[in-house]
RNA sequence: AGGUGCGGUAGAGGCGCGGUGCGCCAUUAGUAACCUUUUGAGGCGGCAGCCGAUGAAAAAGGCGAAAGGGGACACCGCCGAAGCCCUUAUGCCGGCGGGCAAAGGGCUGGGCCUGUAUCGAACAGGUACAGGACUGUCACUUAAGGUUCCCGAGCCUUAGGUGGAGCGCUAUCACACUA
Numbered sequence: 001a002g003g004u005g006c007g008g009u010a011g012a013g014g015c016g017c018g019g020u021g022c023g024c025c026a027u028u029a030g031u032a033a034c035c036u037u038u039u040g041a042g043g044c045g046g047c048a049g050c051c052g053a054u055g056a057a058a059a060a061g062g063c064g065a066a067a068g069g070g071g072a073c074a075c076c077g078c079c080g081a082a083g084c085c086c087u088u089a090u091g092c093c094g095g096c097g098g099g100c101a102a103a104g105g106g107c108u109g110g111g112c113c114u115g116u117a118u119c120g121a122a123c124a125g126g127u128a129c130a131g132g133a134c135u136g137u138c139a140c141u142u143a144a145g146g147u148u149c150c151c152g153a154g155c156c157u158u159a160g161g162u163g164g165a166g167c168g169c170u171a172u173c174a175c176a177c178u179a
Stems, first nucleotide, its partner, number of pairs: 002178004007173005014079001016078006024071002034062005042051003046096002082108007090101004109135002112132008137164011
């Protein structure tokens, strides 16, 4: 010099991930609620229960929302970003069911499309499972080219094949070991 191990730092994958917005837009919806007329006893809920002659349900007319979810834009945090599943002696909310947070464990490299099921007002979107091609990365391998005076080996680029997983990959630094 090269190599290996442990630890740190900085990065890459790309319609990349997530959050925020008393803002904007569409949808929810001409729905709910409310008012008038007719009519006159049912209606809601998974359960518990609740509402109703001070008018249930229905019809006609008037007036007419909101939350959750979605989109664009802006800003913020990032690259196990994040998402899902299970458990809990914990905390908070709720009448129960349950929901949120925290901790522990497990799975998934990433986005897209299709199908089924489910949530949802929805053909938007989410989740689970299955399938499909695509893409990034590493390992092995094939071919062509480049590099070193030449060959070989090594390295690099391009195009293929097979396979693995993010506790990965690339670069770099400190320490330790190694001829």